This is a predicted structure of a 73-nucleotide RNA (transfer RNA) from a Clostridiales bacterium. Its Rfam family is "tRNA". Rfam classes the family as a transfer RNA. Rfam describes the family as follows. Transfer RNA (tRNA) molecules are approximately 80 nucleotides in length. The prediction has a mean pLDDT of 82. Lineage of the source: Bacteria > Bacillati > Bacillota > Clostridia > Eubacteriales. The sequence is in RNAcentral, with records from ENA.
RNA sequence: GGGUGCAUAGCUCAGUUGGGAGAGCGUCUGCCUUACAAGCAGAGGGUCGUGGGUUCAAGUCCUACUGCACCCA
Numbered sequence: 001g002g003g004u005g006c007a008u009a010g011c012u013c014a015g016u017u018g019g020g021a022g023a024g025c026g027u028c029u030g031c032c033u034u035a036c037a038a039g040c041a042g043a044g045g046g047u048c049g050u051g052g053g054u055u056c057a058a059g060u061c062c063u064a065c066u067g068c069a070c071c072c073a
């Protein structure tokens, strides 16, 4: 230099054919307990990496860039 894949909650990751942003763990609160853990109930937490485009509508499609991993040279 060329190519491929990945980027979504604090962490690990789903999100199918464009229309509701979610799960597990963790955090917080309550119940339970003498107390802690476990268990049960509930809550909070997101510019979906960044910019632009297409569309009535974008996590999803197109494009540029950034970062990471891998392959080729």
Stems, first nucleotide, its partner, number of pairs: 001072007010025004019056001027043005049065005